RNAcentral holds the sequence, with entries from Rfam.
The RNA shown here (transfer RNA) has 72 nucleotides and comes from Aedes aegypti.

[in-house]
RNA sequence: GGCUCGGUAGCUUAGUUGAUAAGGCGCUCGUCUAACAUACAAGAGUCCUGGGUUCAAAUCCCAGCCGAGCAU
Numbered sequence: 001g002g003c004u005c006g007g008u009a010g011c012u013u014a015g016u017u018g019a020u021a022a023g024g025c026g027c028u029c030g031u032c033u034a035a036c037a038u039a040c041a042a043g044a045g046u047c048c049u050g051g052g053u054u055c056a057a058a059u060c061c062c063a064g065c066c067g068a069g070c071a072u
Stems, first nucleotide, its partner, number of pairs: 002070006010025004027043002030040002048064005
């Protein structure tokens, strides 16, 4: 250098059939407790970057960056 797959919240993993971004762990606050934990209830926080198509893009197209694998 070529081919394939992947990049989504602090971590991990869904969502790819274009139309409100989701679950678990974690974090914050409240109730409870002498206190902590558990439990219950509420909340904050996210689509790798740039461009294109579209009324509308995490999703489709192009380029780039990063990671994994395969062949040589």